[in-house]
RNA sequence: AUUGAACGCUGGCGGCAUGCUUUACACAUGCAAGUCGAACGGCAGCGCGGGGAGCUUGCUCCCUGGCGGCGAGUGGCGCACGGGUGAGUAACACAUCGGAACGUGUCCUCUUGUGGGGGAUAACUGCCCGAAAGGGCAGCUAAUACCGCAUGAGACCUGAGGGUGAAAGCAGGGGAUCGCAAGACCUUGCGCGAGAGGAGCGGCCGAUGGCCGAUUAGCUGGUUGGGGAGGUAAAGGCUCACCAAGGCGACGAUCGGUAGCUGGUCUGAGAGGACGACCAGCCACACUGGGACUGAGACACGGCCCAGACUCCUACGGGAGGCAGCAGUGGGGAAUUUUGGACAAUGGGGGGAACCCUGAUCCAGCCAUGCCGCGUGCGGGAUGAAGGCCUUCGGGUUGUAAACCGCUUUUGUCAGGGACGAAAAGGGACGCACGAACAAUGCGUUCUGCUGACGGUACCUGAAGAAUAAGCACCGGCUAACUACGUGCCAGCAGCCGCGGUAAUACGUAGGGUGCAAGCGUUAAUCGGAUUUACUGGGUGUAAAGGGAGCGUAGGCGGUCUGACAAGUCAGAAGUGAAAGCCCGGGGCUCAACCUCGGGACUGCUUUUGAAACUGCCGGACUAGAUUGCAGGAGAGGUAAGUGGAAUUCCUAGUGUAGCGGUGAAAUGCGUAGAUAUUAGGAGGAACACCAGUGGCGAAGGCGGCUUACUGGACUGUAAAUGACGCUGAGGCUCGAAAGCGUGGGGAGCAAACAGGAUUAGAUACCCUGGUAGUCCACGCCGUAAACGAUGAAUACUAGGUGUCAGGGAGCAAAGCUCUUUGGUGCCGCAGCAAACGCAAUAAGUAUUCCACCUGGGGAGUACGUUCGCAAGAAUGAAACUCAAAGGAAUUGACGGGGACCCGCACAAGCGGUGGAGCAUGUGGUUUAAUUCGAAGCAACGCGAAGAACCUUACCAAGUCUUGACAUCCCUUUGACCGCAGAGUAAUGUCUGCUUCCCUUCGGGGCAAAGGUGACAGGUGGUGCAUGGUUGUCGUCAGCUCGUGUCGUGAGAUGUUGGGUUAAGUCCCGCAACGAGCGCAACCCUUACCUUCAGUAGCCAGCGGUUCGGCCGGGCACUCUGGAGGGACUGCCAGGGAUAACCUGGAGGAAGGUGGGGAUGACGUCAAAUCAUCAUGCCCCUUAUGAUUUGGGCUACACACGUGCUACAAUGGCGUAAACAAAGGGAAGCGAGAGCGUGAGCUUAAGCAAAUCUCAAAAAUAACGUCUCAGUUCGGAUUGUAGUCUGCAACUCGACUACAUGAAGCUGGAAUCGCUAGUAAUCGCGAAUCAGCAUGUCGCGGUGAAUACGUUCCCGGGUCUUGUACACACCGCCCGUCACACCAUGGGAGUUGGAAACGCCCGAAGUCAGUGACCCAACCGCAAGGAGGGAGCUGCCGAAGGCGGGUCUGAUAACUGGGGUGA
Repeated sequence: AUUGAACGCUGGCGGCAUGCUUUACACAUGCAAGUCGAACGGCAGCGCGGGGAGCUUGCUCCCUGGCGGCGAGUGGCGCACGGGUGAGUAACACAUCGGAACGUGUCCUCUUGUGGGGGAUAACUGCCCGAAAGGGCAGCUAAUACCGCAUGAGACCUGAGGGUGAAAGCAGGGGAUCGCAAGACCUUGCGCGAGAGGAGCGGCCGAUGGCCGAUUAGCUGGUUGGGGAGGUAAAGGCUCACCAAGGCGACGAUCGGUAGCUGGUCUGAGAGGACGACCAGCCACACUGGGACUGAGACACGGCCCAGACUCCUACGGGAGGCAGCAGUGGGGAAUUUUGGACAAUGGGGGGAACCCUGAUCCAGCCAUGCCGCGUGCGGGAUGAAGGCCUUCGGGUUGUAAACCGCUUUUGUCAGGGACGAAAAGGGACGCACGAACAAUGCGUUCUGCUGACGGUACCUGAAGAAUAAGCACCGGCUAACUACGUGCCAGCAGCCGCGGUAAUACGUAGGGUGCAAGCGUUAAUCGGAUUUACUGGGUGUAAAGGGAGCGUAGGCGGUCUGACAAGUCAGAAGUGAAAGCCCGGGGCUCAACCUCGGGACUGCUUUUGAAACUGCCGGACUAGAUUGCAGGAGAGGUAAGUGGAAUUCCUAGUGUAGCGGUGAAAUGCGUAGAUAUUAGGAGGAACACCAGUGGCGAAGGCGGCUUACUGGACUGUAAAUGACGCUGAGGCUCGAAAGCGUGGGGAGCAAACAGGAUUAGAUACCCUGGUAGUCCACGCCGUAAACGAUGAAUACUAGGUGUCAGGGAGCAAAGCUCUUUGGUGCCGCAGCAAACGCAAUAAGUAUUCCACCUGGGGAGUACGUUCGCAAGAAUGAAACUCAAAGGAAUUGACGGGGACCCGCACAAGCGGUGGAGCAUGUGGUUUAAUUCGAAGCAACGCGAAGAACCUUACCAAGUCUUGACAUCCCUUUGACCGCAGAGUAAUGUCUGCUUCCCUUCGGGGCAAAGGUGACAGGUGGUGCAUGGUUGUCGUCAGCUCGUGUCGUGAGAUGUUGGGUUAAGUCCCGCAACGAGCGCAACCCUUACCUUCAGUAGCCAGCGGUUCGGCCGGGCACUCUGGAGGGACUGCCAGGGAUAACCUGGAGGAAGGUGGGGAUGACGUCAAAUCAUCAUGCCCCUUAUGAUUUGGGCUACACACGUGCUACAAUGGCGUAAACAAAGGGAAGCGAGAGCGUGAGCUUAAGCAAAUCUCAAAAAUAACGUCUCAGUUCGGAUUGUAGUCUGCAACUCGACUACAUGAAGCUGGAAUCGCUAGUAAUCGCGAAUCAGCAUGUCGCGGUGAAUACGUUCCCGGGUCUUGUACACACCGCCCGUCACACCAUGGGAGUUGGAAACGCCCGAAGUCAGUGACCCAACCGCAAGGAGGGAGCUGCCGAAGGCGGGUCUGAUAACUGGGGUGA
């Protein structure tokens, strides 16, 4: 785009079309083929006329073929057309073009005839049978029914003399003549017979064309042909006898499947593809099968006979029927209409005509089934109304839409008018023709005039009035059109991709929008897009695809010149290519659809006339292709025979002794019966080191010691011969590695199977020790390989460079070099090609020829069938089902038990820990009314928490409040509020009392409280996977990017890679890159040295005083404090390096190569953490999920883990006395000193908002003393008692003190952590939080090590490179079995249908043949009888049926095989 459509929702009108695609299933009822009285005998019914009878005098009955006519009957024509359907048919069925051996009613033309007889028979009457359908007998009768006779031009037959053989009348008119009349007769028309021709129609034959299957390869017996006979309308094996043995087939016979064919229709740019409704042509069929009759025509839809199935009637004896005609019914189905009107028109049948018949046809009805047209209003109208929806609450949108004002009236309603389609026929008049004619008939003109189903329809006019008339689908992308709510991987959507798991533009609804519109969507189907079967117009190195290789048949294709022919080819002409359809141009319906006229086209086929370039065919010639000859050299080319040495193994003998062998390490194995090793001799088999080479040969497989014989091919040179002999090659034939098979040999080594030993979780493997087939030979099979260059063969052409092998030529100064040429074999590379990779004269380039092969993945190279094979198996080779991919090349990442380089307390080297104990603390788990919540590998777990007794607090129990504990607004009241006191309670809530405002212009205002109302407050309720902010981590790792340019079809690349160097993408050099940004570094803070400025503390350095304390005067030099500066930059030297960057060493210096430490964290990753810091969207609660009070809980405890503290002791514990810090804190505070207390502490109290006072004692250490290796003078848990302090309050549940008690623990399994220097280790001090509570955290200083060979390994990271089937990225992907469910399918003992053949039996109807004793009117015959015909019988053929063995095909089946899909 389209449709004979269907379904869903919706539906105003008209025109024109279409309307059982399925059960060729079965059919009730009605109709669809009759007509002619001008062929005939007649007269049942109707009407008229005549006659009669009866009476209710206008009715009934009877008679009468007399008339109009006419049922039934005889006869004629028609029924073979028209209408339906598409079952069958792959065929001369159809289409196109031809042909010869035919027929033909009606029609037309012409010729001619139409004479004379005869015998019957229906109807009718009577009788009889039968339920019926129907039938029988007897009798009568007519014809255009039937039969002879005559004639016979022409026709047919022929023996060429001859023979055969025909007819029918009817109607109208008529002046003479004849006749009683009828009529004869004449004439006209219609008819009849014979013949010739025409037209149209039909029968037959040929060529060509149009489906699928080779898993159908052979088929055929009247088969093929012949002359002969029969038969037919006609040619013909159409049929028959005889003879011959043919005919068809790879250009697809036969068989199987499917199918009516065509004009055309749909689609497409076309070529094609699909289809064959309606309309038109042909064919076939008419319940299924067979058969003939009649006829011009049938083997006959509404005829006959027979058989079969089915239905109906029946009196059971018998009968009837055939909608695939029009309607209609049932059934089937997703699905397809009225049991309508009319013959008015067109057409058909009959008829002389009127006319009759006509479900053909014309109309109407039903259905939005399709195409076309029209309408559902038009103009104005902003406060942009109301309502709806959304909202950032401002508004936006629906939307000029509505309302409202004005206008119009298609359609609809009502009323009035009102067609075309109708012209014929008929009648009158006139003319013409025929004719003797004014009959009759025909023709023409003119006048008149009958007829309309549709239909009072189309159309026209008028009236009223916007009145009567809009839906459907869609809105994630493709694809035009977006928001809200609901839902929450549910419900659902979906054409493909895919949406939905609490913010869905994708589901459902709404608002809005988009598209189309009386329709819109969906489904089904066809073509297109699809160059996705490629003729136009594809491919085969790696995506699917080159046969394993050669020889060669058919076939296809084929060099140069020339002549002829004309098959192909080209041109002209002619015929045909039906109409419709299509295209163009006119015309008619108001337009259009539709109809109609003219033209074009119908690309085709045929005939004919030409042309001769090309192809072809025939003839002649040529040598460039091909082949031969001659001369050469090269070679693992092949086959056979012979022969050689090295090595392994075995045997014999000698020497010799304890091992050998083997492996990662071992063991099995061999060896004291003498191995291995070594020497000599021998046996046997197999393979041929070095040479040896991207060297050679061969078609491929393949071929390797040497010699000989036989033999194939290629190459070079020459140019003697032939003269296109060529290329390719379906089938076919041959060759064809390894393994395997058969027979017979052989067997040294090696070695499937097998055995043993190892390895391992296992190890039916890899490793080891053995070892059989086999490997070898001969003969025969097999016929496959990643048989690969994953690249078929042949020919020609198209830049170069450089090797190598076999030859030739030329030159030169010649062991050689250079140039050149042919054939092979390699590499690099241009153009070109290619998706890219790559190929590139050995093409994957440019062309030609031929063959083979491909058409998404899986199923599957499977099944079935067939062929081959001894077998193994090979060849050929599907489908159901299933998926939306499978695949190629390249890119970026990620990954690798890949490679290269580098770094890090990463390992190593060290030191100290953890893991064992007790305790502290956090977590899990468990428990509980609650044990609030969060954090979860590293990167949760002394984490949020810098401090849970109440509070905190979020949890639980119980009590209480509801505009609320907190904020804003409004109203009323009060003047306070606060505070104090009391009652009451577990406590809050509650109740009572006391006290008491400010400013003022005196109007009021401010402030506060209480009460009230509703807006609202409130939520540590949910979602960190809706978010902001903040944070962790990789990682202080050195990376991450951009602009422009360049390269690539592109993803991308380059830069950023490379050579060096660095802590560093740090720097240098190079480079199709040049620059830039975020990171690195530096700038900042601190610390180490110095200078300067300042001087409350510090110093007596120097002076004085002194209570001896920097205490005082004085000073600021030093220390220190805190401001400002300096200093370090590879600056200098030497060496290395590339003269660079930089590195190594040195000097100087407080400090040296970033001096130490800190702050600082790129692009990003982990949906990392946090809604419980805070903020925040959405959701949820609102007398509660909010607020408040008391009490409890977060502190529980069989257990598990993390982080710590204290220890296990002598490098120690305890005691005594003594020394040296830094950094901090302090007013509801630090608190000196003094006193008291064993002590925690208490009492008192100076000083200090602090370089001034105070916390404050530093401890380890050193000195002295003691303890002496023990569960201890170690260790301190636990427990008891008594206390101290803080605090409303230490019971749950604080810290500390004293006395007493004195647990585990004697250095910690597997495993694991930290640290590289002022570090680890060890020692104490301070601070934050805090009423109190520190083993935690954050800081401070004191003492103060060991080790680093080095980068193999573990972990993490960086750069380059490589492989990849990974991209959620190796915690990836993914294979097979098993288990379960479902699906389709193969096999299957079988079972059961169907189809078409074949053989035999039976054999209806019927044609034909024979017979015909029985029967018979016409003719002959006087008769007898004959001629002729018939019944009957017989025979051939023959449908259905029966039997039989096979073939093909379907369904089904216990069981079984594999396959597919599934969370």
The RNA shown here (small-subunit ribosomal RNA) has 1463 nucleotides and comes from an uncultured bacterium. RNAcentral holds the sequence, with entries from ENA.